[in-house]
RNA sequence: GUUCGAUAAAGGCAAAUCCGGCGAAAGCCGGAGACGCAAAGCCAUGGGUCUAAAACCGCUGCGGCGGUCAUGACUGCCAGGUUGCCGAA
Numbered sequence: 001g002u003u004c005g006a007u008a009a010a011g012g013c014a015a016a017u018c019c020g021g022c023g024a025a026a027g028c029c030g031g032a033g034a035c036g037c038a039a040a041g042c043c044a045u046g047g048g049u050c051u052a053a054a055a056c057c058g059c060u061g062c063g064g065c066g067g068u069c070a071u072g073a074c075u076g077c078c079a080g081g082u083u084g085c086c087g088a089a
Stems, first nucleotide, its partner, number of pairs: 002089004012037002017032006035076001041082003045079003048074003055068005
């Protein structure tokens, strides 16, 4: 340096759920909590998924209702980029 994660150690992250806060929502932040994770470190770049406030269209009994749509999100859905601990070959 490359490939891999069987074993061990040091450490790391934290699903669901609950509490508080933010948000129209999806979801996010903090605390508690551990289902899991060898990149579950970082980057919304491609695909995918979620939401639909505003906007537009339609309906309306004028109170609202329905549809479309990301400029809002998710990396713990899959790729890609980039950095990195320990161990093995």
Annotation: The prediction has a mean pLDDT of 89. Predicted 3D model of an 89-nucleotide RNA (c-di-GMP-I riboswitch aptamer) from an Anaerolineaceae bacterium. Of the family's consensus pairs, 95% are formed in the model.